Overview:
The prediction has a mean pLDDT of 82. A computed fold for a 478-nucleotide part of an RNA from an uncultured prokaryote, annotated as small-subunit ribosomal RNA, 3' major domain.
[in-house]
Context: one part of a larger RNA
RNA sequence: UGACGGGGGCCCGCACAAGCGGUGGAGCAUGUGGUUUAAUUCGACGCAACGCGCAGAACCUUACCUGGGUUUGACAUCUGUCGAAUCCCUUGGAAACUUGGGAGUGCCCUUCGGGGACCGCCGGUUCAGGUGCUGCAUGGCUGUCGUCAGCUCGUGUCGUGAGAUGUUGGGUUAAGUCCCGCAACGAGCGCAACCCCUACCUCUAUUUGCCACCAUUCAGUUGGGAACUAUAGAGGGACUGUCCCGGUCAACGGCGGAGGAAGGUGGGGAUGACGUCAAGUCCUCAUGGCCCUCAUGCCCAGGGCUACACACGUGCUACAAUGGUUGGUACAAUGGGCUGCGAACCCGCGAGGGUAAGCUAAUCUCAAAAAACCAAUCUCAGUUCGGAUUGGAGUCUGCAACUCGACUCCAUGAAGCUGGAAUCGCUAGUAAUCGGAGAUCAGCACGCUCCGGUGAAUACGUUCCCGGGCCUUGUACA
Numbered sequence: 001u002g003a004c005g006g007g008g009g010c011c012c013g014c015a016c017a018a019g020c021g022g023u024g025g026a027g028c029a030u031g032u033g034g035u036u037u038a039a040u041u042c043g044a045c046g047c048a049a050c051g052c053g054c055a056g057a058a059c060c061u062u063a064c065c066u067g068g069g070u071u072u073g074a075c076a077u078c079u080g081u082c083g084a085a086u087c088c089c090u091u092g093g094a095a096a097c098u099u100g101g102g103a104g105u106g107c108c109c110u111u112c113g114g115g116g117a118c119c120g121c122c123g124g125u126u127c128a129g130g131u132g133c134u135g136c137a138u139g140g141c142u143g144u145c146g147u148c149a150g151c152u153c154g155u156g157u158c159g160u161g162a163g164a165u166g167u168u169g170g171g172u173u174a175a176g177u178c179c180c181g182c183a184a185c186g187a188g189c190g191c192a193a194c195c196c197c198u199a200c201c202u203c204u205a206u207u208u209g210c211c212a213c214c215a216u217u218c219a220g221u222u223g224g225g226a227a228c229u230a231u232a233g234a235g236g237g238a239c240u241g242u243c244c245c246g247g248u249c250a251a252c253g254g255c256g257g258a259g260g261a262a263g264g265u266g267g268g269g270a271u272g273a274c275g276u277c278a279a280g281u282c283c284u285c286a287u288g289g290c291c292c293u294c295a296u297g298c299c300c301a302g303g304g305c306u307a308c309a310c311a312c313g314u315g316c317u318a319c320a321a322u323g324g325u326u327g328g329u330a331c332a333a334u335g336g337g338c339u340g341c342g343a344a345c346c347c348g349c350g351a352g353g354g355u356a357a358g359c360u361a362a363u364c365u366c367a368a369a370a371a372a373c374c375a376a377u378c379u380c381a382g383u384u385c386g387g388a389u390u391g392g393a394g395u396c397u398g399c400a401a402c403u404c405g406a407c408u409c410c411a412u413g414a415a416g417c418u419g420g421a422a423u424c425g426c427u428a429g430u431a432a433u434c435g436g437a438g439a440u441c442a443g444c445a446c447g448c449u450c451c452g453g454u455g456a457a458u459a460c461g462u463u464c465c466c467g468g469g470c471c472u473u474g475u476a477c478a
Base pairs, nucleotide, nucleotide: 001478002477003475004474005473007472008471009470010469011468012467013466015462016461019426020425021424022423023422026317027316028315029314030313031312032311033310034308035307042053043052064303065302066301067300068299069298070297073127078124079123080122082120083119086103087102088101089100092097107116108115109114129292130291132290133289134288138286139285140281141280142279143277145275150189151188152187153186154185155184156165157164158163169180170179171178195269196268197267198266200236201235202234203233204232205231206230210225211224214223215222239263242257243256244254245253246252319419323378324377325376326375327374328373335366336365337364340359341358345354346353347352385416390411391410392409393408394407395406396405432454433453434452435451436450437449438448
């Protein structure tokens, strides 16, 4: 100087408390451990591994296993002979590959002999190739402490020196934020602001969007309108600016007031200092070293990654009446669409099929929002709750749904009556609850990322648990 303390002081945080809803019990989905296996590819392991890499394993992916093949190689560069390229038929085979046969001469130069470019077979030499090892050799990227308020430097001063001072102190703040004081005076990286979205207003613009006024219609449908809404560009607006009180005539504070759409950082996002964990990643990529080179490379078929006495994590659906079922009726926002989205009509109980208008989209379409509301019914039961499991029949995608897809219909109708010890999230348009869209994608979503609808309760307080910041103290630790 740090680090540590079941030392002290001050202060923060859904850290506790106050509340609301869960997990832990059930069934299923998914990841992991373990076990099994020819293989169940590999990585990730307290927080910070475990719906994680994977924004989507039937083949492919695929790295694993079994079997069949191959050796200048699937890919790159140089070089020699031959043939242009390419297309068709055919033998064997699970395919990779292989056997035989046929058609065929383009482009540029030409002294018509040939040469060149491109592509292919065979051969040669340097080589290719490796998801093989080492993340404890590395770059890059990322997680975490933590959006915590810290981390440093120059000059000066003090100290023999390591170092100190500044950065401590008194106040204050979300903040090393600001003020005052002070052997310090300044500065940098962080904080804040500058950026984006959202809440209010003005101006400009007015179609595909809008409809107050005038006509018109089943319908903003058509004429018309440029007000309103909305769209998308430019501006304004909030600064403790103002009043009162407190305070050092300070910074600042007030669950004080006015005005205002918004008030004290208005709400949200992006943004992550010096560093820590030899944290994670050599399987994104790059890369040193080591290793393989008739194989640890490459091609193919089938299998596996989907196994199942069990254990754990994360979710979904429930156990019902604030509910289930049936009928009716209303209100969104964000997005996607040409190998695409697909209306209307017809067929099918349905998944879906047939035909097909429109749309490269504020125009057409996915598209029905759902909870809510109205009416009827069920009457507390393992039930008209719950839907697992299984049998049968189908639809769609795809070369192909046996291992191993999703969905539909009929039948079946398991566990489960609110969950022990323990434990998680959340402070407002939040929790809870309800549906919608998108990426990946031929097909496959209870996951992920967005979007809107309905919409709470509670916070006395900081003694205690956990984590963190500053000052101080002890130490046999570095």
Its Rfam family is "Bacterial small subunit ribosomal RNA". The RNAcentral record of the full RNA draws on ENA.